Overview:
This is a predicted structure of a 411-nucleotide RNA (Bacterial RNase P class A) from uncultured Nitrospira sp. The RNAcentral record of the sequence draws on MGnify. Its mean pLDDT, the model's own confidence on a scale to 100, is 76. The source organism's lineage runs through Bacteria, Pseudomonadati, Nitrospiria, Nitrospirales and Nitrospira. It matches the Rfam family "Bacterial RNase P class A". By type it is a ribozyme.

């Protein structure tokens, strides 16, 4: 100064209200809103309906536990952050397709603004040679000498060329450093890192670590389309029962099928036919089965609209639970196993309040005393606050919201 975990968020008392359950009775006992009761973000119990493939679908994604289960927890790898305790993770696959704005040469098997380089082909030229040399000096000899001509041109400056290593732009440039080599550069070579390949080794595994071997190399982004691997019926206490009661088991319109086979039965009459007779089969229609197919099951008086009319009362689901607490046992832990004990809300338009006292807490302040005038503690007052918020079938998690305050371990 800071990181992680836990746990309180008010207590006792009075008198008086509310609810439920017990006893029995007009009383008396006993319980009565959280750590997040919220958010409806996962998961479930349970309810009721389906339950036979397939597809869309949608949800998770590293490994190994844990759990009724999950996207939670928990213990581990990688990989980022931090000085560190720790924290963080939409953590399978770039073989397809798709994006990467602007700037910039150039954004994936790119690329030349700025610049090195210019060995090899060329032009040019400082210097150096060598010839020729108007003309000067001065004289019969020498010496200066402007220019041309030719040759070299180690030096220099530059065309063709080379080059991607330095600057640059950019969030990012097609491996990093160092050193060889080259004209001058480059995995063009070598070491070490990296990347890939098998391989020992250790671990259940994700992985991790040695050694070798190799071309030294086509980035990012999949909370992008896509692959790939697991798992998912649906609905949802306004679920769903059971009781009573009412009205019109209304009206009106539209659509569809009625086909063939078999057996029976009546009749007719003959080798057969007739009955919306009865029963079985199949084909077609038409409803139902979370979305679409098959399949399935109903259905031939079935489906669909319109308009009208009664009830919408009681009551049970309704709180004993994957439940709480101690103890002891395995586990690093999440968790678990066992054994004692406890009952700890159930309203119904919504109950759990209201006053009063005093006590705790947090600010703020006034006086005294210790104490070095300090900081600090101690006692006597005063004033004022007191966070986030209120069960609605029930659970287990994550998320959000929170004044203040206590312990714990860690840096």
């Nucleotide at each position: 100064a800071g990181a992680g975990g836990a746990u309180c968020g008010g207590g006792u008392g009075a008198u008086c209200g509310c609810u439920c359950g017990u006893c029995a009775u007009u009383g008396a006992c006993g319980a009565g809103a959280g750590g997040a009761a919220a958010g409806u973000c996962c998961g479930g119990a349970c309810u009721u309906c389906a339950g036979g493939g397939g597809c869309a679908g949608a949800g998770c994604g590293c490994u190994g536990g844990g759990u009724a289960a999950c996207c939670c927890c928990c213990a581990g790898g990688c990989g980022g952050a931090g000085c560190g305790a720790u924290c963080c993770g939409a953590c399978a696959c770039c073989u397809g397709c798709a994006c990467c704005a602007c700037a910039g040469a150039g954004a994936a098997c790119a690329g030349a603004c700025c610049g090195c380089c210019g060995a090899u082909g060329g032009c040019c030229u400082a210097a150096g040679c060598g010839a020729c040399g108007g003309g000067a000096u001065c004289c019969c000899a020498a010496u200066c000498g402007a220019g041309u001509c030719g040759c070299u041109a180690c030096g220099g400056a530059u065309c063709a060329g080379g080059c991607a290593a330095g600057g640059g732009u950019g969030a990012a440039a097609c491996g990093g450093c160092g050193g060889g080599g080259u004209a001058a550069g480059a995995g063009c070579c070598c070491a070490c890192c990296g990347c890939g390949g098998g391989g020992a080794u250790g671990g259940c595994g994700a992985c991790a670590u040695c050694a070798c071997c190799g071309g030294c190399a086509c980035g990012g982004u999949a909370a992008g389309c896509g692959u790939c691997g697991c798992u998912c019926g649906a609905u949802g206490c306004a679920a769903g029962g059971c009781c009573a009661a009412a009205u019109a088991g209304g009206a009106a319109g539209a659509c569809g099928a009625c086909u063939g086979c078999c057996g029976c039965u009546u009749c007719c009459g003959u080798c057969g036919g007739a009955a919306c007779g009865c029963g079985g089969c199949g084909a077609c229609c038409g409803g139902c089965u979370g979305g679409c197919c098959c399949g399935g099951c109903c259905g031939a008086g079935g489906u669909c609209u319109u308009c009208g009319g009664g009830u919408a009362g009681g009551u049970c689901g309704c709180u004993u639970g994957a439940g709480g607490u101690c103890c002891g046992g395995g586990g690093c832990a999440a968790c678990u196993c066992g054994g004692a004990u406890c009952c700890c809300a159930g309203a119904g338009a919504a109950a759990u309040g209201a006053u009063c006292a005093c006590c705790a807490c947090c600010g703020c302040u006034g006086g005294g005393g210790a104490g070095c005038a300090g900081a600090u503690c101690c006692c006597c007052g005063g004033c004022g606050g007191a966070a986030c918020a209120g069960a609605a079938u029930c659970c287990g998690g994550c998320u959000u919201a929170u004044a203040g305050g206590u312990c714990c371990u860690c840096u």